Small-subunit ribosomal RNA, 5' domain from a metagenome, 546 nucleotides, folded computationally.
Context: one part of a larger RNA
Formats: sequence, C1' cells, structure tokens
RNA sequence: GGAAUAACGCUGGCGGCAUGCAUCAUACAUGCAAGUUGAACGGGGUUUGUUAAGCUUGCUUUUCAAACCUAGUGGCGCACGGGUGAGUAACGCGUAGAUAACCUGCCCCUUAGAUUGGGAUAACGGUCCGAAAGGUCCGCUAAUACCGAAUACGAUCCUCGUACCGCAUGGUCGCGGGGAUGAAAGGUAGCCUCUGUUUCAAGCUUCCGCUAAGGGAUGGGUCUGCGUACGAUUAGCUAGUUGGUGGGGUAACGGCCUACCAAGGCAAUGAUCGUUAGCCGGCUUGAGAGAGUGAACGGCCACACUGGAACUGAGACACGGUCCAGACUCCUACGGGAGGCAGCAGUAGGGAAUCUUCCGCAAUGGGCGAAAGCCUGACGGAGCAAUGCCGCGUGAGGGAUGAAGGCCUUCGGGUCGUAAACCUCUGUUGUUAGGGAAGAAUGGUUGGUUGUCCAAUAGGCAGUCAAUUUGACGGUACCUAGCGAGGAAGCCCCGGCUAAUUACGUGCCAGCAGCCGCGGUAACACGUAAGGGGCAAGCGUUUUCC
Repeated sequence: GGAAUAACGCUGGCGGCAUGCAUCAUACAUGCAAGUUGAACGGGGUUUGUUAAGCUUGCUUUUCAAACCUAGUGGCGCACGGGUGAGUAACGCGUAGAUAACCUGCCCCUUAGAUUGGGAUAACGGUCCGAAAGGUCCGCUAAUACCGAAUACGAUCCUCGUACCGCAUGGUCGCGGGGAUGAAAGGUAGCCUCUGUUUCAAGCUUCCGCUAAGGGAUGGGUCUGCGUACGAUUAGCUAGUUGGUGGGGUAACGGCCUACCAAGGCAAUGAUCGUUAGCCGGCUUGAGAGAGUGAACGGCCACACUGGAACUGAGACACGGUCCAGACUCCUACGGGAGGCAGCAGUAGGGAAUCUUCCGCAAUGGGCGAAAGCCUGACGGAGCAAUGCCGCGUGAGGGAUGAAGGCCUUCGGGUCGUAAACCUCUGUUGUUAGGGAAGAAUGGUUGGUUGUCCAAUAGGCAGUCAAUUUGACGGUACCUAGCGAGGAAGCCCCGGCUAAUUACGUGCCAGCAGCCGCGGUAACACGUAAGGGGCAAGCGUUUUCC
C1' cells in the first nucleotide's frame, strides 16, 4: 500500500447493487415453513330444484337430480427445496478413469397384454376404559386397497447343442430345442357406428391411468491411479487382522458377515498415535513464482437435542416419520403422557459484533391434480444497518475599497481572502402538485376456425384467430410543472520517516508515542487557537492476511 461477513470513536444528505451470529452444533415462548387428489372409493353434510305424505298453509318427513364442502380408505409427494459445518486427514473432496460387478419412481420411444373369481377393513352404528394422549370389544360397507385362478410376445431359472467376439474373471436384447416360475385396474367425457336394445350400457370412441418386456434420458451406488495440514519430544501397528475354500447377504464387487484352513498384511517413500480441519470452483494479495483463505454465489460431503436401530419406499437408515435408551423442558386427576428452530421471523444467554415475530404467490421454480386450482418463510419484494462497492449532491459565474473581525507582527505590514457581502444565474438533489410504467403472455377463461383420433356436426389432442382477465413490489421507478441557494461536511494530521507552522498555556507535571523519541521556563513533538496538509459522507484507531 491492498483486502476485510469486521468492530470501536467522532461525524452523517441521497440513490443503485450487494452483504449482514465469524462467539454457544447454547436453550427456545408464539406464528408460519408439505401437501394435494371427489375424474380411485364407500359414507356424511350444505344449498337449490323436484316427487309424495301429513297437515298447525309453511313447516316436518320422504323420492330423485345437480352443484359445492368434506373426516376416513387409496394414490402420488413428503429422500426435493431450505439450514448448519459438529464430526471427518477419509476414495471425504478434486482430477482422470472403470463398472465384462450395479440400480433408477415420474419422463420419452417401441412391442405384447389387461380374462375370471374371492375374503376383508377403516369410515359409520353400538359398547366400554382413560384426566388427557389415546384405546378395547361387537356389527355393517367400498375401491385403482388386499389375495387366489387363467393366459405369457418378452423376462427369470434349470438343462442340451451351437456361432461370433473380447479385457483375465468372461461378453452377446446371440441362435436353436426341452422344462419350470411369475402380471394387470379401473376412471372420466360423450355417442348410437357395431353388439344387446324400452330407457340406454355390459357396447363403441376420446383422454387419463394399469401389467410384462426392450431401448433411451436423467439421477445415483461401487471400485481404481494421482493429489490433499502439522507433530518422530508419536516407532512399531494389526486377530476379521492378510489371504484361501464353502455358505450367507446385497441392486452390485468385496472379511460385508459366518464356519474352517493357512500366517499373513502395513511401516523412516513415516505405519500407528496425537493435534487441527468439512473439500473444491473460487476469493485476497503478489510483476510472477508463491503465500493466505474457503463469508456471500455454484458443485460435492456430513449432520438434524445425544447415542443406537430398522420399517416403508424407485430412492432414507429419513431436519418439521417410527421404535429404543439418555439428558433437558412442559402437562397431569400422580395412573400416565407431550416436545426437539443447524427452516423463516422472533426471544433469552454468550459476545467487540451481525436485521422485520413484514407483503405476495404477480413472476421463476417445485409438489399434487384431467383441469380450474390448492400448497410453497423456495422464491419475488419491501423494512433495518454508511457494513462494503459504485454514482450524485452540499451550488455556478462575476466580485478589491483587498470591508469588518480573528491570528501573527520587525508595528511598516502580512494572512484567513474572491473567501464573504453584493450582482447575475442554474435547479442535480429537496419540497408541493399532476400524470404514471416495463416486469404479463407462448399464462387463465370464453367463443370461432384448421388438422388429427373417431361412426360423429360429442369429446380429446395439436395449431390458429378474436374478446376478456391476472402485479406483492407500488401510485414505486420514471415524466411534467411550481417554489427555492434555499434543507445537506466532516474526520485525521502538521519533529523525522511523511504532504503540511506559528502564537499562547504547561514546566520530566499534565500528557504524547507506529519506530526514533518529545516534556526538567523561549516545546514546530503535550493542551488550546489561528493558519496549513490529506481524505471526504466519511475519517481515524484496532484486529487478521498478502
């Protein structure tokens, strides 16, 4: 000198863009942060219309239909998104590869199917227990919930033969023959072309789903080479340890696990042990080599009160799931229960120190849904903080009699100083008033129309045209007009390093100080004033790195 997730002191006009618990992975009041689907299912409710009965003539009950709402069963999601860096010196990360040792829901393409049966169960009704959390027993019912049977183009397994190839084990949607095993679910909107016909559905069509298989895409699992902090005042470490065989287990290789057998394996090229630490793209600095660092943004990993475990599932050993143990907090009728902010706000504590218990789903993205839509503290915004970077302003031109006043003085004068006053302007900003966005159309709804599926002028899908509709920010940005120099400058320094000096006060005192050092009566070094220098909405100090 540069840089900082900075803090402190003095000061403080505006805007844009960023950033904001680095300390206690401390404890947490309150609210919100993951739901959705009635076009999978039975039931319940509300409203409207309708049918019938009673009659107190506007009410009760009842039939049917439509729309809406919904606790429960089922499906999908909750493994994403968001947070934190405790642990980890490790195939954790980075980089380059391997998988002839693997999986992959939703999505895309292709092929082949979806036949026929059954028994339950929540909800609900009743009963009982409990303070509550919650639970017992009896009875009823549905499904795209659950379970049989059938079928099997593929698939898997066993077996026989055979072709080609490679990378060692081996590989091929290889080819051919035989045997065995294993699937499925319906729903919506319409129609009368086919079947059956009285309506219309068991039929047909559209779309959404279902099953088996192959391929793709995406996402992951595993393995390997190399790289990845300090300490030898840590020198030996290791029994599932190293290898083999059989068995088990996994999506998959493997001591991953187990029984037996052998006695190996690692280490001064630093094993083991200890300390510290999430890693990287990057960031800071430096001419570079390098050194330091890992905030924000992006990728990977790990964790979710502490420890352990599995269940479900395509995916978890699962932050707002389950079970067990522990510590802590809360409720209790003392029998027993409930909880987990390292999500967004917020509170207490700790600390030099780090924000609002805000608005909105309008945009982007995500989940569910056929869709409308619902949910979304992701996100988009606003608020607070000079915390940083960048930009703008605090006026411009003229103006000597060098005014008054201050300070200095050799008393002549010098200096503050064109500075002020005064004159002429400008209107950034400010303030008042008016207008007023882009972000939003390839979105939604309605209607028309073209193509396609179709028997179809239903309906769906793809396109196109028209109308209409959707903005948190926000009456914000921006624009126009009026007013008016009016509301807007400080901080540090002046002995040398180092740009900038005099006077007074003080008298080794009070004090200064980054280093050298100043101060004991003429202090350019302390304090004040005037003047000067530097930077400027900041300036200085402290801390850390280069």